RNA sequence: CGAGUCGGCCGGGUGGCCGCGGACCGGCAUGACCGGUUCCGAGGAACGUCCGGACUCCGCAGGGCACGGUGCUGGGUAACGCCCAGUCGGGGUGACCCGCAGGACAGCGCAACAGAGAGCAGACCGCCGAUGGCGCCGGGUUCGCCCGGCGCACAGGUAAGGGUGAAACGGUGCGGUAAGAGCGCACCAGCGCCCGGGGUGACCCGGGUGGCUCGGCAAGCCCCACCGGGAGCAAGGCCAAGCAGGGUGAGGACGGCCCGUCCUUCGAUCCCGGGUAGGCCGCUCGAGCCGUCGGGAGACCGGCGGCCCAGAUGGAUGGCCACCACGGACCUCGGUCCGCACAGAAUCCGGCGUACAGGCUGGCUCGCUAC
RNA sequence: GCGGGCGUCGUUCAAAGGCAGGACCUCAGAUUUCCAUUCUGACGAUGCCGGUUCGAUUCCGGUCGCCCGCU
Numbered sequence: 001c002g003a004g005u006c007g008g009c010c011g012g013g014u015g016g017c018c019g020c021g022g023a024c025c026g027g028c029a030u031g032a033c034c035g036g037u038u039c040c041g042a043g044g045a046a047c048g049u050c051c052g053g054a055c056u057c058c059g060c061a062g063g064g065c066a067c068g069g070u071g072c073u074g075g076g077u078a079a080c081g082c083c084c085a086g087u088c089g090g091g092g093u094g095a096c097c098c099g100c101a102g103g104a105c106a107g108c109g110c111a112a113c114a115g116a117g118a119g120c121a122g123a124c125c126g127c128c129g130a131u132g133g134c135g136c137c138g139g140g141u142u143c144g145c146c147c148g149g150c151g152c153a154c155a156g157g158u159a160a161g162g163g164u165g166a167a168a169c170g171g172u173g174c175g176g177u178a179a180g181a182g183c184g185c186a187c188c189a190g191c192g193c194c195c196g197g198g199g200u201g202a203c204c205c206g207g208g209u210g211g212c213u214c215g216g217c218a219a220g221c222c223c224c225a226c227c228g229g230g231a232g233c234a235a236g237g238c239c240a241a242g243c244a245g246g247g248u249g250a251g252g253a254c255g256g257c258c259c260g261u262c263c264u265u266c267g268a269u270c271c272c273g274g275g276u277a278g279g280c281c282g283c284u285c286g287a288g289c290c291g292u293c294g295g296g297a298g299a300c301c302g303g304c305g306g307c308c309c310a311g312a313u314g315g316a317u318g319g320c321c322a323c324c325a326c327g328g329a330c331c332u333c334g335g336u337c338c339g340c341a342c343a344g345a346a347u348c349c350g351g352c353g354u355a356c357a358g359g360c361u362g363g364c365u366c367g368c369u370a371c
Numbered sequence: 372g373c374g375g376g377c378g379u380c381g382u383u384c385a386a387a388g389g390c391a392g393g394a395c396c397u398c399a400g401a402u403u404u405c406c407a408u409u410c411u412g413a414c415g416a417u418g419c420c421g422g423u424u425c426g427a428u429u430c431c432g433g434u435c436g437c438c439c440g441c442u
Base pairs, nucleotide, nucleotide: 001367002366003365004364005363006362007361008360009359010358012324013323014322015321016320017319018318020041021040022039023038024036025035026034027033028031043342047353048352050351051350052349053348054347055232056231057230058229062259063258064257065256067228068227069226070225071224072086073085074084075083076082087101088099089098090097091096102223103222107221108220109217110216124162125161126158127157128156131155132154133152134151135150136149137148138147139146140145170188171187172186173185174184175183189213191210192209193208194207195206196205197204198203236281237280238279239278245272246271247270251263252262253261288307289306290305291304292303293302294301295300326339327338328337329336330335331334372441373440374439375438376437377436378435381395382394383393384392389425397413398412399411400410401409418434419433420432421431422430
């Protein structure tokens, strides 16, 4: 200098005028009121609503089945499907990245096409034909047959080689054989078992041994372990206003079932009909934010100090002006014009995912060059 | 706020791990003097991005769009 990789952070600034929501204070005409040298007023994702919790109610929710979810190990956390650290597997020259990563000797199931053979494997070409069979020749004979040689490829043997496939029941070499083959041996790979060492653990390292040895898919059903009661702030509670009751008659209540528990003939539940469309609480101080110190490898945790940081309810957070920054266009080259991402609270919080103009910053890797 | 389903040629439906198929439409050819009908043939698609698998329309995750239910 070029290419790359992993983080952290910001996401327009200053001033003025007018306006909007809320808090507080004041006024008197006490309300949909007026006023104020006061204070606060969107985000990193407020978004999607994909997970987890707080909170509230239901019958405090115990057991079993079903259903759903999670799935290497250790830790963090209120909790999680999140995060941190590690292990194993895969990718990359590397920094680094990716992984829903338990079990395929519990069982059921799947593998198209091609191919001889694809789930207790298989034999098309090829090789052999030891053994048996058939034929020919030679020899022997007690005439039953026997021995030797050659040939055929009928039975049969084989899985080394060819070929198919995503996948073909270990690889290389030597021996061995009729030809071959873990058939034997050496080394290597893999699996099971045993022993020793390291680690909390997943797992790793080393040695021995066995039969030579098949696997893939559980993001197919399933098995195992663990977790899950249901609903959601329109939860739920209070006040005010208003109304008209009637029908049915034994079941109903944790929204899949059973047990268990509770409420109901003083009439539940359900059905029809009628009324209301107002206010207040919940409601924003919280697993809070900032700074600093300490513990830890890190996620994170703890101590001390400081701060208060939206609460609307048809739903405020806006408009204009000036200067600057950034991006673009134009020309007369320092001016003019335009733009300024994604998006926007609604009970709150922790994550994940997705969108995003532009910018700042740190670590590391590879290549080339120079000293 | 809570929950469920769907996305396949231009249109409407199949395929549910194994060569994406049918009907209508369009185009070309045949038949006809010409048109229609009919016959034959062709073109044409899995919303998008990743993953699992030998192999994905199908299974899993994310995303975009559409539809429905309850309150």